[in-house]
Transfer RNA from a Chitinophagales bacterium, 75 nucleotides, folded computationally. Its Rfam family is "tRNA". Rfam classes the family as a transfer RNA. The prediction has a mean pLDDT of 80. NCBI's taxonomy places the organism under Bacteria, Pseudomonadati, Bacteroidota, Chitinophagia, Chitinophagales. The sequence was found in a public genome assembly.
RNA sequence: UGUCGGGUCGUCUAAAGGCUAAGAUCUCUGACUUUGACUCAGGAGAUAUAGGUUCGAGUCCUAUCCCGACAACCA
Numbered sequence: 001u002g003u004c005g006g007g008u009c010g011u012c013u014a015a016a017g018g019c020u021a022a023g024a025u026c027u028c029u030g031a032c033u034u035u036g037a038c039u040c041a042g043g044a045g046a047u048a049u050a051g052g053u054u055c056g057a058g059u060c061c062u063a064u065c066c067c068g069a070c071a072a073c074c075a
Stems, first nucleotide, its partner, number of pairs: 001071007010025004018055001027043005048064005
């Protein structure tokens, strides 16, 4: 440098263009308990950036940034 794949709560995984972006874990609060753990209830927390298409974009298109694999170059 090129090709391919990917980027979503702190972490992991969903959402076939259409309801307030869902679940697990972590974390916080409360209940339970002598205390803690477990368990139960509730809360907070995310679509890489900028444009475009569309009535409507996490999803489709373009560019950029970042990560990974492969190839090339240099040595």